[in-house]
Molecule: transfer RNA
Organism: Pseudomonadota bacterium
Order: sequence, then structure tokens, then C1' cells
RNA sequence: GGGGAUAUAGUUCAGCUGGGAGAACGCCUGCUUUGCAAGCAGGAGGUCGCCGGUUCGAGUCCGGCUAUCUCCA
Repeated sequence: GGGGAUAUAGUUCAGCUGGGAGAACGCCUGCUUUGCAAGCAGGAGGUCGCCGGUUCGAGUCCGGCUAUCUCCA
């Protein structure tokens, strides 16, 4: 330098055919316990990497850019 993949909650990751943003773990509160853990109930937490385009509508489609991983040289 060129090809490919990935980017969504604090972490690890789902997200189908374009219309609801989610799970597990973690965190907070309550219940339970002598106490801790476990369990049960509830809750907080999001610039869907960035910029633009298409569309009535974009995490999802298109283009560019950035970062990381990987292959070739």
C1' cells in the first nucleotide's frame, strides 16, 4: 500500500423482512437472613463508532471517514 471482518448499555453479545432498542453478567433499591452469599421483586444505565445520502420512517440499505482484528505484499 491492497483485500476482508468487526464497531449496539459498565462488560460479553443478540437484534429476523426497514417501523418495539434488547439479553446475560455487573450496578442500585426493597424483601428474605443474626450477618454474608444465594434467591425473589423492582429500578437506573444507550450519540446503535463519526459524517452524509436514500426513504413517510434507518441499529438495519448506500457512500465516505475513523478505530480494532486479520490476510496478502